[in-house]
Context: one part of a larger RNA
RNA sequence: AACGAACGCUGGCGGCAGGCUUAACACAUGCAAGUUGAACGGGAUUGAUUGAGUGCUUGCACUUAAUCAUGAGAGUGGCGCACGGGUGAGUAAUACGUGGGAACAUACCCUAAAGUGGGGGAUAACGCUUGGAAACGAGUGCUAAUACCGCAUAAACCAUGAGUGGGAAAGAUUUAUCGCUUUAGGAAUGGCCCGCGGCAGAUUAGGUAGUUGGUGGGGUAAAGGCCUACCAAGCCGACGAUCUGUAGCUGGUCUGAGAGGACGAUCAGCCACAUUGGGACUGAGACACGGCCCAGACUCCUACGGGAGGCAGCAGUGAGGAAUAUUGGGCAAUGGGGGCAACCCUGACCCAGCCAUGCCGCGUGAGUGAAGAAGGUUUUCGAAUUGUAAAGCUCUUUCGGAUGUGAAGAUGAUGACGGUAGCAUCUAAAGAAGCCCCGGCAAACUUCGUGCCAGCAGCCGCGGUAAUACGAAGGAGGCGAGCGUUGUUC
Numbered sequence: 001a002a003c004g005a006a007c008g009c010u011g012g013c014g015g016c017a018g019g020c021u022u023a024a025c026a027c028a029u030g031c032a033a034g035u036u037g038a039a040c041g042g043g044a045u046u047g048a049u050u051g052a053g054u055g056c057u058u059g060c061a062c063u064u065a066a067u068c069a070u071g072a073g074a075g076u077g078g079c080g081c082a083c084g085g086g087u088g089a090g091u092a093a094u095a096c097g098u099g100g101g102a103a104c105a106u107a108c109c110c111u112a113a114a115g116u117g118g119g120g121g122a123u124a125a126c127g128c129u130u131g132g133a134a135a136c137g138a139g140u141g142c143u144a145a146u147a148c149c150g151c152a153u154a155a156a157c158c159a160u161g162a163g164u165g166g167g168a169a170a171g172a173u174u175u176a177u178c179g180c181u182u183u184a185g186g187a188a189u190g191g192c193c194c195g196c197g198g199c200a201g202a203u204u205a206g207g208u209a210g211u212u213g214g215u216g217g218g219g220u221a222a223a224g225g226c227c228u229a230c231c232a233a234g235c236c237g238a239c240g241a242u243c244u245g246u247a248g249c250u251g252g253u254c255u256g257a258g259a260g261g262a263c264g265a266u267c268a269g270c271c272a273c274a275u276u277g278g279g280a281c282u283g284a285g286a287c288a289c290g291g292c293c294c295a296g297a298c299u300c301c302u303a304c305g306g307g308a309g310g311c312a313g314c315a316g317u318g319a320g321g322a323a324u325a326u327u328g329g330g331c332a333a334u335g336g337g338g339g340c341a342a343c344c345c346u347g348a349c350c351c352a353g354c355c356a357u358g359c360c361g362c363g364u365g366a367g368u369g370a371a372g373a374a375g376g377u378u379u380u381c382g383a384a385u386u387g388u389a390a391a392g393c394u395c396u397u398u399c400g401g402a403u404g405u406g407a408a409g410a411u412g413a414u415g416a417c418g419g420u421a422g423c424a425u426c427u428a429a430a431g432a433a434g435c436c437c438c439g440g441c442a443a444a445c446u447u448c449g450u451g452c453c454a455g456c457a458g459c460c461g462c463g464g465u466a467a468u469a470c471g472a473a474g475g476a477g478g479c480g481a482g483c484g485u486u487g488u489u490c
Base pairs, nucleotide, nucleotide: 001489002488003487005486006485007484008483009482012362013361014360015359016358017357018355019354020320025318026317027316029315030314031313034079035078036077039076040075046069047068048067049066050065051064052063053062054061055060086273087272088271096197097196098195099194100193101192104190105189106188109186110185111184112183113182114181115180116179117151119149120148126141127140128139129138130137131136157166158165159164171178172177199245200244201243206236207235208234211233212232213231214230215229216228217227218226248270249269250268251267252263253262254261255260275296276295277294278293279292298309299308300307301306326352328351329350330349334348335346336345337344338343365395366394367393368392375386376385377384378383399431400427401426402425403424404423405422409417434479435478436477438475439460440459441458445474446473447472448471449470455462456461
């Protein structure tokens, strides 16, 4: 000098930031990923009009039928759920930083070219039957699509040495468009490979059999022992292999004149993980935090047959701990997903709440005022000091309080914040100062109490009857809404 700090005493206001460093411990409850009727079948409900009937208070109720509108909750399909948000357990290299490389992929977006023909069979929903305590099913019958499957056509596409072979589409509507298929290019992402760089231990010296290389094959979007069969015997290592310990890495942060040292909270980039371990499915993309399957531990329900769950999302609870906040408001802004749109969703985000945790700013009054008041303390009893300090007099009103007005943030509308910020008027010095220290280092001294006791202490050291070192008082010094202590780094 610094801090994501804690503890003690104290505490007026505002702005901006920050806030589980410990148990990657366990979690009650709510919310955090949906959307689309302009893909599809269907349609509860509600309203209106008309006809018929009934009651009759003769223009109102009720019933029924038709038409029109409305369209909840489910279901099929599409896109999204791989982003955003959290955490740092693991990882010393499948990571990160930086500089290169070739054998790759990419939904949505942009540019360009071409196409969008003609058919088919199902299935949820739904009805009926039925199993189960539940979770959840089973059978049968019916039905739609931008769901699924052939056929046709097709080159700039794919395979092949060539001949040749293979191979696509989907419609909707308010008629404006939005889509669909193939190909080429772009943009921006991602996968892979290589060099170099960043840590401790030699009281770890040898390590390695898919190990190192080759050939054939497989596999992948893609190079490759990535996998496999065979062949060869290599490969790494005192320039530290292997092993062990520790650790997410970086931009950066702190310190320092620098060189360096220490660290990696918040913010940003990358990586890894999602109760523990393993696995694949779907998909452009996952081996997937709020998906699936299996196994383990734990918790819960059960009719004992069987089931359900995963806060390292936002709040919140218990536990641990010296220690870290509200079960808040809003989608108004920015951004994201879906939708032609209207709009819906969004604990991302924007705000508010709590905390002197930090930084910064402001205030607790200003001027005048000597009878140097009273009181306190000291005293050599003369006085000295507190001290212009107070009182008194003259002013001011920042902050606070009250009333009124009242934004920007929003390109046309839309403001959670918020009647907030700001502005105006009023109010009365009125509501607002503490903490540490005073032997030397090191700014600041006396009296009383105590008597190696009680105690202090960072080091040296104080205390055993005159203690500037303990405790109190008066006074002084330092900093100030803080001040000290402890811890840690330089």